Record summary: A computed fold for a 74-nucleotide RNA from Lentisphaera sp., annotated as transfer RNA. The prediction has a mean pLDDT of 81. It matches the Rfam family "tRNA". By type it is a transfer RNA.
[in-house]
């Protein structure tokens, strides 16, 4: 340099391949419980879906550029 794949919550991952308020586990915080903790149960907060554009009534999802990561070829 060329090709392919990936980027969603602090972390690990979903989102039925365009449609309802973007969810789960874990972690954080608070409550219940306990003599105090742990475990268990309940609740709360946390997201520009890497970034900038485009298509569409509607985009995490489709298209293009850029940034970052992985693999292969040279």
């Nucleotide at each position: 340099g060329c090709g392919c794949c990936c980027g969603u919550a602090g972390c690990u991952c979903a989102a039925c391949u365009g449609g309802a308020u973007a969810g789960a586990g874990u972690g954080a915080c608070g409550g219940c419980c306990u003599c105090c903790g742990a475990a268990g149960c309940c609740g709360u907060a946390g997201g520009u879906u890497g970034u900038g554009g485009g298509u569409u009534c509607a985009a995490a999802u489709c298209c293009c550029g850029c940034c970052g990561g992985g693999c292969g070829c040279a």